Context: one part of a larger RNA
Parts: sequence; structure tokens; C1' cells
RNA sequence: UUGGGCGUAAAGCGACUCUAGGCUGUAUAAUAAGUCUUGUUUUAAAUCUUAGAGCUCAACUCUGAAACCGGCCAAGAAACUAUUAUACUUGAACAUAGGAGAGGUUAGCGGAAUUCGGUAAGUAGGAGUUAAAUCCAUUGAUCUACCGAGGAACACCAAAAGCGAAGGCAGCUAACUGGACUAUUGUUGACGCUGACAGUCGAAAGCGUGGGGAGCGAAACGGAUUAGAUACCCGUGUAGUCCACGCCGUAAACGAUGGAUACUAGGGGUUGGCUAUGUAGAUAGUCAGUCUCCAAAGCUAACGCGUUAAGUAUCCCGCCUGAGUAGUACGAUCGCAAGAUUAAAACUC
Repeated sequence: UUGGGCGUAAAGCGACUCUAGGCUGUAUAAUAAGUCUUGUUUUAAAUCUUAGAGCUCAACUCUGAAACCGGCCAAGAAACUAUUAUACUUGAACAUAGGAGAGGUUAGCGGAAUUCGGUAAGUAGGAGUUAAAUCCAUUGAUCUACCGAGGAACACCAAAAGCGAAGGCAGCUAACUGGACUAUUGUUGACGCUGACAGUCGAAAGCGUGGGGAGCGAAACGGAUUAGAUACCCGUGUAGUCCACGCCGUAAACGAUGGAUACUAGGGGUUGGCUAUGUAGAUAGUCAGUCUCCAAAGCUAACGCGUUAAGUAUCCCGCCUGAGUAGUACGAUCGCAAGAUUAAAACUC
């Protein structure tokens, strides 16, 4: 390489959009590029295959035939692929009418709680722990009441719930805004799928500039524990956590499961629509989601998966190829830096 794989053994890019490319619904007609048939010619000889022959046999050699891999040309076939033309509606998109949602951005508002400040009242403790101590407190703490300041987060509702491409999203209201779903079957008429490269988004931490800073809290300091204790426990506490703008581009970014389409028993719960029956409660059907779900067939090394497949198939992309060295060195690109991306070998087993 052929081939085999990617939930957990090595292996699905963190996610999406899109260029090239690959693949692509139904019907009719034409063409004949691919494809197929026939023929001419070419494909040196040797080799290989085969029928014989010659060395006593064999190896070996000789004669004849056939053939592999292909190429050019000519004539023909028209199912499939392709191209062109015409048409179609099931894929796709749009229109109209609806309801659902923590989807996004911005602004405003709200109550509970913590902390701090003030006033009043009041007196000796408070805090903390397995136990203590550091710590706070007679310059009056803790506790109680009222007033005020400021920052961050939104109890109950709350759910196997919902929304989003992923990251993720939760107090209330308003404005702006993205997507999905259902019904009518009205419009266009294959406009589709995937997607190297590229672009955009991307938790937390971290970085730059300027704000903010209640609580929490890396670092740091102190008290304990201990043989020691650079920890676990306790008291403080700086960055940070928050906001604006700009970087970073990584996570067990997980369903450890790429996307699309079709097919293949059922049962249960739940969310959002629609239809039918019914006075109503409700029942039945249907479409789209969702799940500690259960499970036939099938698959799997097993665990398990099982119409939301890890089943049966097709198309496209990404990735894997013994372990360590190593996701490292070097080089390159990106970055303010931290570092990220790409990515070996010697050697050892």
C1' cells in the first nucleotide's frame, strides 16, 4: 500500500458558516465523453503460460501457439454515469396564520441577605474548633431597633422541564433581535448534502488600559495540628472574582459517540403545536422535541447500544496504526506575555 478501525482498547477537529472538490430526487428526448461490443494496427526479443521436440532424465535449450498490461484508429450499442433540452413535486427554500421558550444585546426597576457607617438602648463577653489559640471587645464589642452607603448574586416557582451550533443561558419590565416548531398545501422548481483551505464564535484561569470592590478568596502573614506540616482546620488577607474596551483560543470544550438521508417490533413518562369525538373532565390520532427510561430483532470483546443506534445501508469530511522518549526538541505561524498551533528523531523495551 491493500485492508481494518475511531462510546470505554490508538483514533470524531470545541462548535458553526462557507470556497474549491466529492456526491446528488422523478420523467421524457437527444448526444455518445466515460462505459460496453466487434475489427485493423501497435505493445522488440527474452521471461511467464501452453502443445511438442533435443541433450540418457531433469535443470537447460529449441520450434509453434496463446496471453498479461495498455495505446491509436474505425464501425456499432445506449441500460448506467455525464452533457444538453423540456417537464414534474416528494428533497430544499419561501409566503400566510399561530402558539412556546433561563436564545442574544441594551436600558431601567425590585426585594431578601452579607458587610460597613450613624443613632438609640444595653453589659461583658464575642468569634472559632475535635479541642484550642491567633483575632474582635470597657476608646463599649456580640445581641436588639431604626436610618443610611455600596457591591455582587437572584431563595421559593424548579422539573427526567425549556432555549441555543457549541461554549452556555434563570429576579421583574421595556426596546431591538436570531433560530426552531405547528397548520394551510399557496409560490419557486433540485435551488440539495458534505466540506480541504479560510472565516466567525468559543467556560474557567490568565494578560493590557481605565473603573469598581460587599462577600468570597490563589499568593502572603499569623494561630493550631504534627517527628516535620512550605498542607488539610482556624483568624486576617493581595491579585482575582464584577463593569467597559482589547487580547488569549485552551478544558474530562463529554453523549469521551462528526454531519446528512432512508429503512428496521413495541411499551412508559414528559414539553410545544394541530386534528377528531365530547357539555365537561377527558379519550383517540398526528407532527416536532426530550429521558436514572424499559425492551424485540440486530449489533458488541464485554460493558452495553437499541427509531435520539453503538442496528441495516449510501454520501462527504476529520482522525488512528506497539509502549516510552513526547504532544517534547528544532523550524515555522500566531501572541504584549503566559503560551497556543503544527510536529519529529536518536535511544530503550
The part of an RNA shown here (small-subunit ribosomal RNA, central domain) has 349 nucleotides and comes from an uncultured cyanobacterium.
The RNAcentral record of the full RNA draws on Greengenes.
Model confidence (mean pLDDT): 83 of 100.
Its Rfam family is "Bacterial small subunit ribosomal RNA". Gene Ontology terms of the family: structural constituent of ribosome and ribosome.